[in-house]
RNA sequence: UGGCGUCUAGGGGAUGGGGUGCCCCCUAUAACCGCCGACUCGGCUGAUGACUCCUGCGACGAC
Numbered sequence: 001u002g003g004c005g006u007c008u009a010g011g012g013g014a015u016g017g018g019g020u021g022c023c024c025c026c027u028a029u030a031a032c033c034g035c036c037g038a039c040u041c042g043g044c045u046g047a048u049g050a051c052u053c054c055u056g057c058g059a060c061g062a063c
Base pairs, nucleotide, nucleotide: 009027010026011025012024013023016054017053018052019051020050022049034044035043036042037041
């Protein structure tokens, strides 16, 4: 340094952070890296996988 095996775990889920006794996926060769169109360009939704809190952003209304 490489290969194999075992154990322990670790990692990921289209934009930030925390929590969950939750869900799904992957084993580093990976899981993952949104959608639409006339597609090297243009357009659209959303800070969550889901729930919740915070931060940021957006829309409407009131003071």
The RNA shown here (Fluoride riboswitch aptamer (crcB RNA motif)) has 63 nucleotides and comes from Methylocapsa palsarum. Its mean pLDDT, the model's own confidence on a scale to 100, is 77.